[in-house]
Molecule: SAM riboswitch aptamer (S box leader)
Organism: Bacillus mesophilus
């Protein structure tokens, strides 16, 4: 890179360093010198592996010891389809919802 699975309304510092952007994309909307993004340090959760314990069974549960991940706002919302409701009948508004893309993680190519 590309498929395939699962998963994404929970949860994480009032530290240091360092300085201007940042939240993928598109509109919005926000966060940021009361210092963003980034790195350390620290924390969180627990996909994979281990260990321990258990079960007929990876059956159930603990550990957080390796290998990822996250740590502003539901993946912030939204972009293409349906439902159902409100209405100034409109290229409207609100709710649910299925896809689409997106992040991770395991596996294969």
């Nucleotide at each position: 890179u590309u498929c395939u699975u699962a998963u994404c309304c929970a949860g994480a510092g009032a530290g240091g360093u360092g300085g201007a952007g940042g939240g993928g994309c598109u509109g919005g909307c926000c966060c940021u010198a009361u210092g963003a993004u980034a790195c350390c340090c620290g924390g969180c959760a627990a996909c994979c592996g281990g260990u321990u314990u258990u079960u007929a069974a990876g059956u159930a549960a603990a550990c957080a010891c390796g290998g990822u991940g996250c740590c502003a706002a539901u993946u912030c919302c939204u972009g293409c389809g349906g439902a159902g409701c409100a209405u100034u009948u409109a290229u409207u508004g609100c709710u649910c919802u299925g896809a689409c893309a997106g992040a991770u993680a395991a596996g294969a190519a």